Predicted 3D model of an 82-nucleotide RNA (transfer RNA) from an Elusimicrobiota bacterium.
RNA sequence: GCGCGGGUGGCGAAACUGGUAGACGCGCACGUUUGAGGGGCGUGUGUCUAACGACUUGGGGGUUCAAAUCCCCCCCCGCGCA
Repeated sequence: GCGCGGGUGGCGAAACUGGUAGACGCGCACGUUUGAGGGGCGUGUGUCUAACGACUUGGGGGUUCAAAUCCCCCCCCGCGCA
């Protein structure tokens, strides 16, 4: 350089042919149970804002009523070829 595969909350990992994100698990916080610890159970857990509300799928554009998903450019990671 060329060709493939990938980038989603703190971490892993879903999202069927575009259909209104973050299921599920782990971790963490608080509460409860215990003499205490562990374990169990319950609730919460992206960012900004005092709040209302807004934003968020690597970054930037485009298509569409609607984009994590399709198209273009760029960045990063892995594999293969030269």
Source information:
The sequence was found in a public genome assembly. It matches the Rfam family "tRNA". Its family is annotated with triplet codon-amino acid adaptor activity in the Gene Ontology.